SAM riboswitch aptamer (S box leader) from a Chloroflexota bacterium, 101 nucleotides, folded computationally. The organism belongs to Chloroflexota, within Bacteria. It matches the Rfam family "SAM riboswitch aptamer (S box leader)". Rfam's curators write: The SAM riboswitch is found upstream of a number of genes which code for proteins involved in methionine or cysteine biosynthesis in Gram-positive bacteria. Gene Ontology term of the family: regulation of gene expression. Of the family's consensus pairs, 97% are formed in the model. The RNAcentral record of the sequence draws on Ribocentre.

RNA sequence: UCCUCAUCACGAGCGGCAGAGGGAACGGCCCUGUGAAGCCGCGGCAACCGGCGGAGACCCGCUGCGGUGCCAAAUCCGGCCCGGCGAGGGAAAGAUGAGAG
Numbered sequence: 001u002c003c004u005c006a007u008c009a010c011g012a013g014c015g016g017c018a019g020a021g022g023g024a025a026c027g028g029c030c031c032u033g034u035g036a037a038g039c040c041g042c043g044g045c046a047a048c049c050g051g052c053g054g055a056g057a058c059c060c061g062c063u064g065c066g067g068u069g070c071c072a073a074a075u076c077c078g079g080c081c082c083g084g085c086g087a088g089g090g091a092a093a094g095a096u097g098a099g100a101g
Stems, first nucleotide, its partner, number of pairs: 001101001003099006013042005021031003026078003043071003048067002050063005075093001080090003
């Protein structure tokens, strides 16, 4: 970097350094000098992998020592399709994990 599969409901923040941006992109709408991004420390959430147990239609439960991930707003909302331009559903894109090349 590309491909496959699963999930994207819920949940979880303080301090230090820093100093203007951030929420993927676009359009919105938001957050931000009552301090953005980033880095560090500590804390937390979740439970994909792992571990333990059960079941044997790769499913269920427990755990949270280990590997990731995450801690404003539904993946913040929308765009494409179905639907009455609604509610709602699906897709695409993206994110995370696991696997394969």